[in-house]
RNA sequence: ACGUUUUUAGUUUAAUGGAAAAAACAUCAAUCUUCUAAAUUGAAAAUGAAGGUUCAAAUCCUUUAAAACGUA
Numbered sequence: 001a002c003g004u005u006u007u008u009a010g011u012u013u014a015a016u017g018g019a020a021a022a023a024a025c026a027u028c029a030a031u032c033u034u035c036u037a038a039a040u041u042g043a044a045a046a047u048g049a050a051g052g053u054u055c056a057a058a059u060c061c062u063u064u065a066a067a068a069c070g071u072a
Base pairs, nucleotide, nucleotide: 001071002070003069004068005067006066007065010025011024012023013022018055027043028042029041030040031039048064049063050062051061052060
């Protein structure tokens, strides 16, 4: 320099282009308990960025950022 793949919550993963982006662990709060732990209930929290296509985009297209791998 070129090519391929990946990027979703604090972490690890889901989600045929179609309702409100789902779950586990973690965090916080409540219940329970003399207290803690465990258990139960609830809450907060995410589509790397910018455009485009579409009635509708996490998903398709383009550009770009980061990471990994490969070729020279």
A computed fold for a 72-nucleotide RNA from Hydrolithon reinboldii, annotated as transfer RNA.
Taxonomically the source falls in Hydrolithon (Eukaryota, Florideophyceae, Corallinales, Hydrolithaceae).
The RNAcentral record of the sequence draws on ENA.
Its Rfam family is "tRNA". Rfam's curators write: Transfer RNA (tRNA) molecules are approximately 80 nucleotides in length.
Model confidence (mean pLDDT): 82 of 100.